[in-house]
Molecule: SAM riboswitch aptamer (S box leader)
Organism: Acidimicrobiaceae bacterium
RNA sequence: CGAUCAUCCAGAGCGGCCGAGGGAUGGGCCCGUUGACGCCGCGGCAACCAGUGAGCCCGCCAGCUGGCGGGAGACAUGGUGCCAAUGCCCGAGACGAUGAGGA
Numbered sequence: 001c002g003a004u005c006a007u008c009c010a011g012a013g014c015g016g017c018c019g020a021g022g023g024a025u026g027g028g029c030c031c032g033u034u035g036a037c038g039c040c041g042c043g044g045c046a047a048c049c050a051g052u053g054a055g056c057c058c059g060c061c062a063g064c065u066g067g068c069g070g071g072a073g074a075c076a077u078g079g080u081g082c083c084a085a086u087g088c089c090c091g092a093g094a095c096g097a098u099g100a101g102g103a
Stems, first nucleotide, its partner, number of pairs: 001102001004100005013042005021031003025091004043083003048079003051075002056071006087095001
């Protein structure tokens, strides 16, 4: 960044700073001076990408024990992300967010 693809009912909070709004948008309903939102630190969740990968399944080859390819699953090291409420609910939309990829 009016482009592409995937996901968005699971999961995961403490401390410090700040100080009035915040939950994108209309309506609703919530959160918030018992300090929300945001920022920082630490902790955690998750598994998109990269990575590792014993064992398992399938196919092919060769043959008794392997080689190659593919798949599912596992881990959580790195790059991100996320940690009120289903993207909070309903509505609308060339909507938003995140990742991958691209320019």